A computed fold for a 529-nucleotide part of an RNA from an uncultured prokaryote, annotated as small-subunit ribosomal RNA, 5' domain. The RNAcentral record of the full RNA draws on ENA. The coordinates come from a structure-prediction model, not an experiment, and the mean pLDDT is 82.
Context: one part of a larger RNA
């Protein structure tokens, strides 16, 4: 000199963009952070509508809009947090083979025919509660057989084995019920689903090589250890596991042990080489009160899932139960130190759904903080009687100083009032044409029109109004280093980054006047180069 996720002291007008627990991976009150689908299902607690009944209090009917709880599907393995552990099971870079696929795309094939349960619900019972048990009824895209097999797997090459589920909408000759309206069966169309399989994409798992902090006051380490055979296991190679056999394997090119540490793109400094660092943002990894374990699933050995053990906290009728903020806010504690128990799903993205839509502390915004960077302002011109006052003085004057006052202007920003974009694309509704189709229907595609939807928001930007009006400090002045005098003090009080100042004339201490530097900041401390 540059830099910082900074802190402290004094001071502080506005805006934009960023950033904000670096310490106790300490403990957490409260609220929210993962739901959704009635176009899978039986139903219907509550709300609304309708119908009926009514003693006018109300009651009945799932009939309709919808829908609590339940069965079922998908999601919950993403997104969000933290950096404890980890020195190699990680990361970075370059390659590889022995690998599985939820969703999506493509290819070609199928979606036939049956069955038995169970929750909800009713009844009963136990329990303080959490909850649990028995019995009876019922449905499905829940579950289980049968058939078929383009395809796949196994094979002794003959063969054997492996599936499925329907639903919304629309149309229709016929049939059943019904006076009719209509409902159902059956057939067809379309859309969304479903089954088995191939290839691709995405995203995982796995392997080799090279590189990645300090210590030798750590020199030897290793028995599943190193290799083989056989078997098991995995989606998959392998001592990954087991039995047997052999005695190997690693190491001064630093094994093992100890300490420290998430890694990288980057950041910072530097002319570079290099050094230091790894906040925010992005990629990867690891973790989720501590330790262990598996289940489900395409995917987890799972932050807001389960089981066991432990510590801690809470409830209890003492028999037993409940919990996990390193999600967003917030609290206590620790600390020099780090924010609101805010708004909205309008946009972007994610989950579910045919969709409408619902959910989303992701995200977008707002609030707080000079924490940083950047921009703007705190007026402009004129004005010598060089005013008053202050300070100095050689008492003549000098300086503060065009500074002020006065006069003439301007109005950025802040204030008040008004006007006012863009962030809105899509979706819904109506409609023209086309594709599909037996069909002018439904569904789908494209185009046009119309309407609706903005948290921010009193938005940005613009206009008008009034008035210099509301807006300057901090550090330093012995040398390094820009800037000097007086008074006080008297080796005292004190200063200090280094040299050093202070013991009666201190430009070095304290105050004042004056000056220098930077400026909404300035200085100090800490840290890196």
């Nucleotide at each position: 000199g540059a830099u910082u996720g900074a802190a402290c002291g004094c001071u502080g007008g506005c805006g934009g963009c960023a950033u904000g627990c670096u310490u106790u991976a300490c403990a957490c009150a409260u609220g929210c952070a993962a739901g959704u689908c009635g176009a899978g299902c039986g139903g219907c607690a509550g709300c609304a509508u309708g119908a009926c009944c009514u003693u006018c209090g109300g009651g009945u009917c799932g009939a309709u809009g919808g829908c609590g709880a339940g069965c079922g599907g998908c999601g919950a393995a993403c997104g969000g947090g933290u950096g404890a552990g980890u020195a190699a099971u990680a990361c970075a870079u370059c390659g590889g083979a022995a690998c599985g696929u939820a969703u999506c795309c493509u290819u070609a094939a199928g979606c036939g025919g049956g069955g038995g349960a169970u929750a909800a619900c009713g009844c009963a019972u136990c329990g303080a509660a959490a909850g649990a048990u028995g019995u009876g009824c019922u449905a499905a895209u829940a579950c289980c057989g049968c058939a078929u097999a383009a395809u796949c797997u196994c094979u002794g090459a003959g063969g054997a084995g492996a599936a499925a589920a329907g639903g919304c909408g629309g149309g229709g000759a016929u049939c059943a019920c019904g006076c009719a309206a209509g409902u159902g069966a059956c057939c067809c169309c379309u859309c969304c689903a479903c089954u088995a399989a191939u290839g691709g994409a995405u995203g995982a798992g796995u392997c080799u090589a090279u590189g990645u902090c300090g210590g030798a006051u750590u020199a030897g380490c290793u028995a599943g250890u190193u290799g083989g055979u056989a078997g098991g296991g995995u989606a998959a190679g392998a001592g990954c596991c087991u039995a047997c056999c052999a005695a190997g394997g690693c190491g001064a090119c630093g094994a093992u042990c100890c300490g420290u540490a998430g890694c990288u793109g980057g950041u910072u400094u530097g002319a570079g080489a290099g050094g230091a660092u790894g906040a925010u943002c992005a990629g990867c990894c690891a973790c989720a009160c501590u330790g262990g374990g598996a289940c489900u699933g395409a995917g987890a050995c799972a932050c807001g899932g389960c089981c066991c053990a432990g510590a801690c906290u809470c409830c209890u009728a003492c028999g037993g139960g409940a919990g996990g903020c390193a999600g967003c806010a917030g609290u206590g504690g620790g600390g020099a130190a780090u924010a609101u128990u805010g708004g909205a799903c309008a946009a972007u993205g994610g989950g579910g759904g045919c969709a409408a839509c619902c959910c989303u502390g992701a995200u977008c915004c707002a609030g707080c903080a000079a924490u940083g960077c950047c921009g703007c302002g705190u007026g402009u011109g004129u004005g010598a009687a060089g005013a008053a006052g202050g300070c100095c003085u050689g008492c003549g004057g000098g300086u503060u100083g065009u500074a002020a006052a006065g006069c003439a202007c301007u109005u950025u920003c802040a204030g008040u009032a008004g006007a006012g974009a863009a962030g809105a694309a899509a979706a819904g509704c109506c409609u023209a044409g086309g594709g599909u189709u037996a069909a002018u229907a439904a569904c789908c595609c494209u185009g046009g029109g119309u309407c609706u939807u903005g948290a921010c928001g009193u938005u940005a930007c613009c206009u008008a109004c009034a008035g210099a009006a509301g807006a300057a400090g901090c550090u330093c002045c012995g040398g390094c280093u820009a800037a000097c005098u007086c008074c006080g003090u008297g080796c005292c009080a004190g200063c200090a980054g280094c040299c050093g100042c202070g013991g009666u004339a201190a430009u070095a201490c304290g105050g004042a006047g004056g000056g220098a530097g930077c400026g909404a900041g300035c200085g100090u401390u800490a840290a890196u180069c």